[in-house]
Model confidence (mean pLDDT): 86 of 100.
A computed fold for a 325-nucleotide part of an RNA from a Thermovirgaceae bacterium, annotated as large-subunit ribosomal RNA, domain IV.
It matches the Rfam family "Bacterial large subunit ribosomal RNA".
The full RNA is in RNAcentral, with records from ENA.
NCBI's taxonomy places the organism under Bacteria, Thermotogati, Synergistota, Synergistia, Thermovirgaceae.

Context: one part of a larger RNA
RNA sequence: CCGUCCUUAAGGAACUCGGCAAAUUGACCCCGUAAGUUAGCGAUAAGGGGGCCCUACCCCACUAGAUGGGAAGGGGACAGAAAAGUGGCACUAGCGACUGUUUAUCAAAAACACAGUUCUCUGCAAACACGUACAGUGGAAGUAUAGAGAAUGACGCCUGCUCGGUGCCGGAAGGUUAAGGAAGCUUGUUAACGCUCGCGACUGAAGCCCCGGUAAACGGCGGCCGUAACUAUGACGGUCCUAAGGUAGCGAAGUUCCUUGUCGGGGAAGUUCCGACCUGCAUGAACGGCGUAACGACUGGUGCACUGUCUCGAGGACGGACUCG
Numbered sequence: 001c002c003g004u005c006c007u008u009a010a011g012g013a014a015c016u017c018g019g020c021a022a023a024u025u026g027a028c029c030c031c032g033u034a035a036g037u038u039a040g041c042g043a044u045a046a047g048g049g050g051g052c053c054c055u056a057c058c059c060c061a062c063u064a065g066a067u068g069g070g071a072a073g074g075g076g077a078c079a080g081a082a083a084a085g086u087g088g089c090a091c092u093a094g095c096g097a098c099u100g101u102u103u104a105u106c107a108a109a110a111a112c113a114c115a116g117u118u119c120u121c122u123g124c125a126a127a128c129a130c131g132u133a134c135a136g137u138g139g140a141a142g143u144a145u146a147g148a149g150a151a152u153g154a155c156g157c158c159u160g161c162u163c164g165g166u167g168c169c170g171g172a173a174g175g176u177u178a179a180g181g182a183a184g185c186u187u188g189u190u191a192a193c194g195c196u197c198g199c200g201a202c203u204g205a206a207g208c209c210c211c212g213g214u215a216a217a218c219g220g221c222g223g224c225c226g227u228a229a230c231u232a233u234g235a236c237g238g239u240c241c242u243a244a245g246g247u248a249g250c251g252a253a254g255u256u257c258c259u260u261g262u263c264g265g266g267g268a269a270g271u272u273c274c275g276a277c278c279u280g281c282a283u284g285a286a287c288g289g290c291g292u293a294a295c296g297a298c299u300g301g302u303g304c305a306c307u308g309u310c311u312c313g314a315g316g317a318c319g320g321a322c323u324c325g
Stems, first nucleotide, its partner, number of pairs: 001320008010311002014309001019306001028050004036041001038154001052075004057070001059069003062065001088304007095296002100112002116152007128138003155291004160221003165218002167214005174209003180203002184199002188195002222240005249283001250280001261277005
C1' cells in the first nucleotide's frame, strides 16, 4: 500500500448524480393503531411496554401428576429474545392493476404476459397450420357458450366527428379485359377434294373502372379578418378551404422548443418536486382517455430515526504485497 472486518470524542447527510455503503430496526408476549378503500385490505401501520434466577399463596386447564398460567416478595449481573439468525419507518407524485415472465454472460423495467373487453374469420372433409402431395396429420375424438387471427389490457366513468385516400365486405346493370370459340375475307399449293399463311365482326371469367357499406379497419381530425360604453379579451359576425375540422377529459406532462414559462407551497437558499394557470413548438379517447384501493429488488421529491457518507481523521484484528532468512 491492497483486501476482509471491528471500534471511535463532538457534530449528524454538511458526503454524493443520488443516504451509494454502513448503521438503526429485528423473534416472542401485552397495549395500541390513521387517511384511504374494490370493505378483502391498509396493518407487524405508526407508537409504547415486558422478559433472567429463587420462593410463599391463589386460581384455572387437563392425561390427576407434574407441567403451564395469574399474583406478591426477594436475589445478583456491564448485559435476561444475555450467542447466531431475525422488518428501519412515515408522507407525496409518476408508471404498470395484481402473482408471474425476460436480454444464460453489462439492461428485471414503465418492456412481455395476464384475467377482462372488442373486432374479424370459420357450419365441419371447418377456418387456420405442417407437408412435394387431390396422401396424411394437428385443429379435435372438439362443433359458434367452439376453434383461429388481430388489437386493447383488473376495476370505475367513458370511448366524440370523419368512408375523400388505402384496405376489407356487398352489388343479376354498364365500360374495359386473356386464352378459347367464331360468321366472313385472304396467302401458298393442287385437276379436284383437301392441307396451309394471315386478318377478323361477334362471343368470352376473375380483376380493374363504377355504385354502396365499414373506423375497438390503416388512417385523419384547418386558416384569415373584424367585433362588447376604460383597457384587455372576444360569447358574436364575415370569408376561404376540407371527407371531417379535436368532443369529454387531461395538460410546461416520461409529451413544452422558447424554458430555470408565470403564480403559490416547502427551504436561509430549490434548473428537481408538489398544487395551479393554458400561450398544447408537436395532448386526446381500445397505437385507448381520465381516475383508482392493493401490490412493486421500478422511477422522482420530502421528513423522522440512525449512523465514519462527511467535517477529518485515528486506533485495532486477520490475510496478502513488501523486506530479511